Context: one part of a larger RNA
Order: sequence, then C1' cells, then structure tokens
RNA sequence: GGCGUAUGGUGGAUGCCUAGGCAGUCAGAGGCGAUGAAGGACGUGGACAGCUGCGAUAAGCUCCGGGGAGCCGCUAACAGGCAAUAAUCCGGAGAUUUCCGAAUGGGGAAACCCUCAAGGCUUACGCCUUAAACCUACAGUGAAUUCAUAGCUGUUGGUAGCCAACCCAGGGAACUGAAACAUCUAAGUACCUGGAGGAAAAGAAAGAAACAUCGAUUCCCUUAGUAGCGGCGAGCGAAGGGGGAAGAGCCUAAACCAUGCGACGCAAGUCGUGUGGGGUCGUGGGGCUCGCAACAUGAGCGCGGAAAGCUAAGUGAAUGGCAUUGAAUGGCCAGCCAGAGACGGUGACAGCCCGGUAACUGAAAGCGGUCCAGACUCUAGCGAGUACCCGAGUAUCGCAGGACACGUGAAAUCCGGCGAGAAUCCACGGGGACCAUCCCGUAAGGCUAAAUACUACUGACUGACCGAUAGUGAACUAGUACCGCGAGGGAAAGGUGAAAAGAACCCCGGUUAGGGGAGUGAAAUAGUACCUGAAACCGUACGCCU
Repeated sequence: GGCGUAUGGUGGAUGCCUAGGCAGUCAGAGGCGAUGAAGGACGUGGACAGCUGCGAUAAGCUCCGGGGAGCCGCUAACAGGCAAUAAUCCGGAGAUUUCCGAAUGGGGAAACCCUCAAGGCUUACGCCUUAAACCUACAGUGAAUUCAUAGCUGUUGGUAGCCAACCCAGGGAACUGAAACAUCUAAGUACCUGGAGGAAAAGAAAGAAACAUCGAUUCCCUUAGUAGCGGCGAGCGAAGGGGGAAGAGCCUAAACCAUGCGACGCAAGUCGUGUGGGGUCGUGGGGCUCGCAACAUGAGCGCGGAAAGCUAAGUGAAUGGCAUUGAAUGGCCAGCCAGAGACGGUGACAGCCCGGUAACUGAAAGCGGUCCAGACUCUAGCGAGUACCCGAGUAUCGCAGGACACGUGAAAUCCGGCGAGAAUCCACGGGGACCAUCCCGUAAGGCUAAAUACUACUGACUGACCGAUAGUGAACUAGUACCGCGAGGGAAAGGUGAAAAGAACCCCGGUUAGGGGAGUGAAAUAGUACCUGAAACCGUACGCCU
C1' cells in the first nucleotide's frame, strides 16, 4: 500500500410524515374609491429585531348578541396586571383611523416643505374646518358693444383612481406555415387604447326558406371537415334544416288635436320650437270624417310590512374487563349506540375517550333576489269613406376599400370613405350577377330578463394529484435574503420526544468550546449540529497478501 471482516466519523440519499400547494365540483359574491380606495411610509407592547394586529383612543376604545373560566397574538421566561360586577374569545353595529397615495389649498426628489384668505374656537401661544380640476343644472355678475354674448363668481349633483379573468369597441404586428417567397397563412391572434357589467354583446325580421313552411336573440349537439373559398398551394371553412337549454316582449318618430313661447302680419293666420294627447303595424298599419259596439281584462312597480335564508352559536346516543406494552385505539372475553360507522385528535389501528358528525334548535344587530297590503303606471274594438302619415343627404348607383367560410370572382348581402342621389303602399327592400313571374319582409329611431363566458374573492366538499431537488418561486421572517443604476432577476431553508421530563450534581478544560460520569426517558448511536441515517470520502482494530 491492497483486499477482507468489524466498528466509527463525515454526508444527507431513502423510508415514513404534513403544516403547504395543484386540479376541480356545488353554492355565494361579483366590486372598492373625494364619507379619501388599492397599495404603502412611519409609528404603536413594561422590555420588542421580525411577522401579525392596530393608528397619537395605536396587539387596541364603546354598544348589542353569543359564550362561560380562564386571559394579556406568533412567544418560552421575567415584571406587572385583567377576570362570575362575566374577562380573553366569536359575530353584528359604531368610534378613532398619523403621513403618502386619484391626492384634490400651493409646491415637491411619495410618505416632506410652505401658506394668503374666509369661518369657528382661544387670555395667549395657537388650534380646527374650508380652500384642485373638469362636466352638469341653477343663480348672480358682466367686456370690446346699446341690448346681448363671451368671461367671472357662487351653489347643487357628478367624474377621477384601483381591480384576476370574462365582454364590447377603436387601432393592430412579426416569428411561423407554404419544406424558398411576394398573394395567402400565422390572425383580426399577441400587443396598445377606450368603455361597461355581474355578466357583456345580440335581440323582436326591409329574416330564413322554397311553392311546404318557420316565426326575436343567445348557447350546446348535429348537419360537416359537407357546400364552398384557395399562388385551387399551404391551408381556410359555412348555412338552411334536425335535436336540445332558455323563453318575453315593448317604447318611440310622423299624420291629427290642444296648448306655451318666438318670428312675420292690420287681422285672419302662417312658420319655427317646446309640452300634453294620439299612434306603433305587414293576413299592411295609423290619422281624419261618418256609423255601430263597449265601460273590461291582464301586466308592471314596489317607498311600507312580514317570512325563509346568510353573518356567532346550542342540544347532541353508546364500553367495560383481562393480559402484553413506556403507553392500548391492537389481541382475547363480554356488551352497547346508530336519523350519528364523515373527519380529526388522543402515548400503536377508537362508532361507544375528546372535538365533532346525523337530526333538531337558535339572532339584540346588519344583509335579505321571496310573499303581501296600498298607491301609482301601462294595457282592447267593428264597418264604410278619404288618400293626410308611416324615420333622407337615407336607400340606391359609380370609384377605391373593408367585413361576410367567399382571396373580384358570374359576387349577391353588410359597413364606412369620396362623388352622384329616389320613392311613401298602385310604394319600397330581399330571395347569391341581372330580368320577369311568384314568394318573403317593411330599412334609414330606441329598450329588453333567461339560457351563455369568467373567477382576484368567500364557504363546503372531492381527487387511480404532489409529498420538501416534488407540489406554487414561496409548507419556514418569500416575492424575503441577495443581484442589478434601472426595467428586472430571484434563492436556500420542514421533522427531538408521547410529554421538555431539554440533562440537578460531580470531573477534565481557559469561571470556554467540547467531552466523561450521574440523572430523565421505552429509546440519548432520540441531546436541541436532535426521526430514519444509503453512497462517495476519511479513520480505528484485527486477519491475509505484497
């Protein structure tokens, strides 16, 4: 030095565990904010670095309700207190709530600086409140400029900023694919911007169809990878219909009538505008005139009242023995409950030990989408005549674009840009160029629940999901430490034991560190560098070989 056996050190794999995650299901909630949010800074404890809570009333103050013996968070100990005159704790309501932040008196390098004025308080020092901008309505004031208007001032109401996804709208790529690449694709995606809601959008046919009909919209399955589109390449890709979910329909403009104001006019009246009535449709409807009939029915709203439910809780069945063990929930023996054999805990595996669970009960206060009274609002005709009305720079056409599954194509339909520019029911639009016949509908105003999308947030539950190099980046003072000027990047780090019983006392040592005894414990090779404790790596003892 090698090999072997034994025994250690180091190291932290593995096994077991879970305080944390991940994915969902069913419900709830779907917003917060000038009454100052979200998010922060700084403070706040007897002593306090961090986290948590709170705000100069500062781990808290008041009231109401629950609860019933302990309590002063994580956090042990010390000091000092609180509590049956009901504390701590849980729920509801309130008070306080520094400074920054939309930040809003002015400024500013956020958490700081400065203050004229007005009002209030004060002996005084001084303190408190108001004091941003824009929009809206009203009032006052009021230029050039007579009236007026602009402007200015005041008051009322509103806006702003934040927020995970979902939604609508305005803009809008490229990589990529086409095995290159330009039309095309990716994709109206990513991204930017604006806006809204608990959903949004859409929506009561100028529809879809096809000679039969259907009857607003939305969503799902299918139709169907079909018909089509397409350097007919890559690719893109419907609709009618059928089956389901849900189901709801309405209001205006105009004609006409009445009326206020203004203009013109001698007047009658005309015109403009406001208000009220009227009217709302496609088997066309309405107006007006005449005639007839009738005095109803249904719906909405919900200021008020009440209940369920939500936000604390309460009651809540049934087991003992023997042996083993450190410990019984395991074994053996003998029982019991069950509207409860979910789950968790307890010194090993517990229906009957504990918390709970099933079932039942429960709210002073706040919320409350259901119900009800009452008020209010809306809601109906028949016939004849008349030809007054039925949404205009609109429809439509041309040019150049965009959207439609549809790339200009035979290209209908829809949208806006530029130019031209109708008709009012004997009308107008559509049925995929266009024309005719036929059929369907009534544009150029508006509103509309449900079925649908999503989940930052709350509750309950589930998992052939993970189990500390996994699962969130984060099981732990984690978006922390640390890195970066900054945008930004971004860790590592869990486990003694049933219980601290966390090792009194003695010895070595530097009044250490560490160790040896003693003691605790079932175990200390469980000693806080703590469960198990693999391998690499380093020793010690012995044997063999060189």